[in-house]
Lysine riboswitch aptamer from Lacticigenium naphthae DSM 19658, 171 nucleotides, folded computationally. Model confidence (mean pLDDT): 79 of 100. Taxonomically the source falls in Lacticigenium naphthae (Bacteria, Bacilli, Carnobacteriaceae, Lacticigenium). It was read from a public genome assembly, where an Rfam model found it. Of the family's consensus pairs, 100% are formed in the model.

RNA sequence: CAUUCGGAUAGAGGCGCGGUGAAUAAGAGUACUUUUUGGAGGGUGACACCAACGAAGAAAAGGAAAGGAGACACUGCCGAAAGCAUAAAUCUCGUCAAUGAUUUAUACUUGGUAAUGCACAAAAUAUGUGCAUUACUGUCAUAGUCUAGGCUAUGGAGUACUAUCGAGCAA
Numbered sequence: 001c002a003u004u005c006g007g008a009u010a011g012a013g014g015c016g017c018g019g020u021g022a023a024u025a026a027g028a029g030u031a032c033u034u035u036u037u038g039g040a041g042g043g044u045g046a047c048a049c050c051a052a053c054g055a056a057g058a059a060a061a062g063g064a065a066a067g068g069a070g071a072c073a074c075u076g077c078c079g080a081a082a083g084c085a086u087a088a089a090u091c092u093c094g095u096c097a098a099u100g101a102u103u104u105a106u107a108c109u110u111g112g113u114a115a116u117g118c119a120c121a122a123a124a125u126a127u128g129u130g131c132a133u134u135a136c137u138g139u140c141a142u143a144g145u146c147u148a149g150g151c152u153a154u155g156g157a158g159u160a161c162u163a164u165c166g167a168g169c170a171a
Base pairs, nucleotide, nucleotide: 004167005166007165008164009163010162011161014078016077017076018075019074020073021072024069032062033061034060035059036058037057041050042049045096046095047094081110082109083108085106086105087104088103089102090101091100111137112136113135114134115133116132117131118130119129120128121127139156140155141154142153143152144151145150
């Protein structure tokens, strides 16, 4: 000093990734309430339940909310974070179920962003997630080129990359 180590610390990518807050738009003139009319059904996956003390429908008046969302502010960060699967626990609007949500563990996938298409969720043409394709971008490796710092092409993946330190160690 090279190779080696899920070693430690600090960093970089960029419309970078999360959390919280209040307002705003949409949800929606919807659900719902009252009156008039109407005159027997409404409702569910199945029951329950509601209904001549007036169902569905129609007209008029009044009239929400939840979840989700973009920008803003504050804040935590760079496997940030997200997702599929399995297992366990809790919740899920009257009950059973189904679906969904939250948390933990295991294993796997994804460097990041955007657009398009399909599928799912959602009130939604907002948005999110998954898959595929394309483009841009960062990083490393290889090859080439030009002149000292870049460019081009191909390819890989975050247990990565850069810097410093530590451990161990052949020649």